[in-house]
RNA sequence: GCCCGGGUGGCGGAACUGGCAGACGCGCCACGUUGAGGUCGUGGUGGGAGUAAAAUCCCUUGGAGGUUCGAAUCCUCUCCCGGGCA
Numbered sequence: 001g002c003c004c005g006g007g008u009g010g011c012g013g014a015a016c017u018g019g020c021a022g023a024c025g026c027g028c029c030a031c032g033u034u035g036a037g038g039u040c041g042u043g044g045u046g047g048g049a050g051u052a053a054a055a056u057c058c059c060u061u062g063g064a065g066g067u068u069c070g071a072a073u074c075c076u077c078u079c080c081c082g083g084g085c086a
Base pairs, nucleotide, nucleotide: 001085002084003083004082005081006080007079010026011025012024019069027045028044029043030042031041032040046059047058048057049056062078063077064076065075066074
């Protein structure tokens, strides 16, 4: 230098053919259980604004553009990680 695969919450990791982003697991929080802890059970859990609490609004798939009514997904450029060839 060329080719291929990948980058998504706090972490791992899904998303079918472009159509509610974050399923599921871990972690975390609350409660129950215990003398206490672990285990186990139930519920909750991205960020910000907003509110008494809600509702509601905005942002979020490495970064920047583009296509589209609509993009994690398609296209271009770019950064990073892994592999192959030279």

A computed fold for an 86-nucleotide RNA from a Phycisphaeraceae bacterium, annotated as transfer RNA. Its Rfam family is "tRNA". It is annotated as a transfer RNA. The sequence was found in a public genome assembly.